[in-house]
Context: one part of a larger RNA
RNA sequence: GGAUGAACGCUGGCGGCGUGCUUAACACAUGCUUUUCGAACGAACCGCCUGGAUUUGAUUCUUCGGAUGAAGAUCCUUGUGACUGAGUGGCGGACGGGUGAGUAACGCGUGGGUAACCUGCCUCAUACAGGGGGAUAACGAUUGGAAACGAUCGCUAAUACCGCAUAAGCCCACAGUACCGCAUGGUACAGAGGGAAAAGAUUUCAUCGCUAUGAGAUGGACCCGCGUCAGAUUAGCUGGUUGGUGGUGUAACGGACCACCAAGGCGACGAUCUGUAGCCGGACUGAGAGGUUGAACGGCCACAUUGGGACUGAGACACGGCCCAAACUCCUACGGGAGGCAGCAAUGGGGAAUAUUGCACAAUGGGGGAAACCCUGAUGCAGCGACGCCGCGUGGGUGAAGAAGUUUUUCGGAAUGUAAAGCCCUAUCAGCAGGGAAGAUAAUGACGGUACCUGACUAAGAAGCCCCGGCUAACUACGUGCCAGCAGCCGCGGUAAUACGUAGGGGGCAAGCGUUAUCC
Numbered sequence: 001g002g003a004u005g006a007a008c009g010c011u012g013g014c015g016g017c018g019u020g021c022u023u024a025a026c027a028c029a030u031g032c033u034u035u036u037c038g039a040a041c042g043a044a045c046c047g048c049c050u051g052g053a054u055u056u057g058a059u060u061c062u063u064c065g066g067a068u069g070a071a072g073a074u075c076c077u078u079g080u081g082a083c084u085g086a087g088u089g090g091c092g093g094a095c096g097g098g099u100g101a102g103u104a105a106c107g108c109g110u111g112g113g114u115a116a117c118c119u120g121c122c123u124c125a126u127a128c129a130g131g132g133g134g135a136u137a138a139c140g141a142u143u144g145g146a147a148a149c150g151a152u153c154g155c156u157a158a159u160a161c162c163g164c165a166u167a168a169g170c171c172c173a174c175a176g177u178a179c180c181g182c183a184u185g186g187u188a189c190a191g192a193g194g195g196a197a198a199a200g201a202u203u204u205c206a207u208c209g210c211u212a213u214g215a216g217a218u219g220g221a222c223c224c225g226c227g228u229c230a231g232a233u234u235a236g237c238u239g240g241u242u243g244g245u246g247g248u249g250u251a252a253c254g255g256a257c258c259a260c261c262a263a264g265g266c267g268a269c270g271a272u273c274u275g276u277a278g279c280c281g282g283a284c285u286g287a288g289a290g291g292u293u294g295a296a297c298g299g300c301c302a303c304a305u306u307g308g309g310a311c312u313g314a315g316a317c318a319c320g321g322c323c324c325a326a327a328c329u330c331c332u333a334c335g336g337g338a339g340g341c342a343g344c345a346a347u348g349g350g351g352a353a354u355a356u357u358g359c360a361c362a363a364u365g366g367g368g369g370a371a372a373c374c375c376u377g378a379u380g381c382a383g384c385g386a387c388g389c390c391g392c393g394u395g396g397g398u399g400a401a402g403a404a405g406u407u408u409u410u411c412g413g414a415a416u417g418u419a420a421a422g423c424c425c426u427a428u429c430a431g432c433a434g435g436g437a438a439g440a441u442a443a444u445g446a447c448g449g450u451a452c453c454u455g456a457c458u459a460a461g462a463a464g465c466c467c468c469g470g471c472u473a474a475c476u477a478c479g480u481g482c483c484a485g486c487a488g489c490c491g492c493g494g495u496a497a498u499a500c501g502u503a504g505g506g507g508g509c510a511a512g513c514g515u516u517a518u519c520c
């Protein structure tokens, strides 16, 4: 000199764009953050409609006995429309969002490999969808419990579940042939035989689905080469350890796991141990080489109170799913239950220190749905903070050999100083009034009466901070008297201090200026 997610002191006008718990991966009140589909399904409920039953019974006729039977109500029923915060079922809750505790590792970066692999939704292609069955939730009844939540009996539906049929592809695979091997056998071709599937919905009659297989795309899994902090005051480490054979397991390879066999494997090119740390694109600095760093944005990884486990699923060993254990908190009728903000806000605590319990799904994107649409603290916006960068303003012109005041003085003067006043202008910003977008169009605007435009109006509402001995731009007076104090280094101060304190003046930067911390 440059830089910062900064903090502190003094000061503070406006706008734009960014950015804001670096500490306790401490604890969390409250609200919100993942739902959706009625075009898979039953049921409940509501409206309209068809038909029927019961009841009340207007009107009319009457021989007063009765006949007629509008309209209404209740119940059942046909069709239809709408709806549901409960339930079955499907898809999505594995994305998006947060954090950096752990991890020195194939974790990350980079370059390869899989003849050792999987892939819902999407695209293309081929083939198919025949015929049956038994349940169960909801619901009803009874019943247990303070609650959370259940138990028994009975009824019912499906794109829920289970057999059967079918099989071009698909899976398993005998014999046989060829090659290899001393051999059990292995590889390739070949393939008798065996095995495995399905669901319908709406209805405008074409859409959306279902099943199997192949290919693609996308996403993932695994393996390898190289690179990736410090310590030798850590020198030896290792028993599933290293390898083989055969199995188990997996989507798949593999001591991943198991049985048997062999005795190996790693290490001064630093094993093992210890400490520290998420890695990278990048960022800061530097002429570069390099050094430092990994906030924000983007990629990867890991984690979700702590530890362990699996279930479901195309995908998790799953932040707002389940089970067990532990600590903590809460409810309890003491028998037993409930919870997990490192999501967005908010609170306590810690700290030098870091914001609103805001608005909207209008846009972009995501999930569900045929769609309308619904959901979305992702996101878009607004609020707070000079935290940073950038831009603008706090006025412009004129105005005396120069007012007053103040400081200084050799008392003549000098400085403040065109500075002020005065006169003449202007209106950026702020304030006031009127109009008023683009963003999104077929329609829909949170932002927002915002940006922007116009008009009137007044120099009014808007300057501080640090420094002045040298380095280093900028000097005098008074006070103090090795005191009080200053100080980045050299050093100032003991009676004439340009170095302390104050004043006048001056220098620098400026809505900031200084200090502290850290890096180059």
Base pairs, nucleotide, nucleotide: 001520002519003518004517006516007515008514009513010512013392014391015390016389017388018387019385020384021350026348027347030345031344032343036090037089040088041087043084046081047080048079051076052075053074054073055072056071060067061066098303099302100301107228108227109226110225111224112223113222114221117220118219122216123215124214125213126212127211130164132162133161139154140153141152142151143150144149170195171194172193176189177188178187179186180185200208201207202206229275230274231273236266237265238264241263242262243261244260245259246258247257248256278300279299280298281297282293283292284291285290305326306325307324308323309322328339329338330337331336356382358381359380360379364378365376366375367374368373395425396424397423398422405416406415407414408413429461432455433454434453435452439447464509465508466507467506468505469490470489471488475504476503477502478501479500485492486491
This is a predicted structure of a 520-nucleotide part of an RNA (small-subunit ribosomal RNA, 5' domain) from an uncultured bacterium. The full RNA is in RNAcentral, with records from ENA. Its mean pLDDT, the model's own confidence on a scale to 100, is 84.